[in-house]
């Protein structure tokens, strides 16, 4: 230089060959049990789906550049 795989909550990943409001699980923070702590139980907070653009009524998903991060090859 070429090939390819990944990029979604703070980590860790799901999202069924587009369809209504983007989820879990740990973790935060509150509440509830407790003499108290932990365990548990319930609730919130937190996300421009790596970034622009094209398809389409509708894009996290399809598609094109572009950035990061990994692996093969010369």
């Nucleotide at each position: 230089g070429g090939c390819g795989a990944c990029g979604u909550a703070g980590c860790u990943c799901a999202g069924u060959u587009g369809g209504c409001u983007a989820g879990a699980g740990c973790g935060u923070u509150c509440g509830g049990u407790u003499c108290a702590u932990a365990c548990c139980c319930g609730a919130a907070a937190g996300g421009u789906c790596g970034a622009a653009g094209g398809u389409u009524c509708g894009a996290a998903u399809c598609u094109u550049u572009c950035c990061g991060u990994c692996g093969c090859u010369a």
About this RNA:
Transfer RNA from an uncultured Clostridia bacterium, 74 nucleotides, folded computationally. Rfam family: tRNA. Rfam links the family to the GO term triplet codon-amino acid adaptor activity. By type it is a transfer RNA. The prediction has a mean pLDDT of 80.